The RNA shown here (transfer RNA) has 75 nucleotides and comes from Archangium gephyra. The source organism's lineage runs through Bacteria, Pseudomonadati, Myxococcota, Myxococcia and Archangium.

[in-house]
RNA sequence: GGCUCCGUAGCUCAGUUGGAUCAGAGCGCUCGGCUACGAACCGAGAGGCCGCAGGUUCAAGUCCUGCCGGAGCCG
Numbered sequence: 001g002g003c004u005c006c007g008u009a010g011c012u013c014a015g016u017u018g019g020a021u022c023a024g025a026g027c028g029c030u031c032g033g034c035u036a037c038g039a040a041c042c043g044a045g046a047g048g049c050c051g052c053a054g055g056u057u058c059a060a061g062u063c064c065u066g067c068c069g070g071a072g073c074c075g
Stems, first nucleotide, its partner, number of pairs: 001074007010027004019058001029045005051067005
């Protein structure tokens, strides 16, 4: 340098024939219950506009382009 893949809540991930109740799960966190106190368990809640910037579209996490970051392969 070329090619491929990945980049979504604090962490690990799902969501890709674009359709607006597709923004979710587990863990973690907060509050409550339980307990002598914790752990475990039960219930509730907060938290992301989906790497950044553009484009296409009536509509984009989901398609296209550039850039940034990460992984792998080739030279």

Its Rfam family is "tRNA". By type it is a transfer RNA. Its family is annotated with triplet codon-amino acid adaptor activity in the Gene Ontology.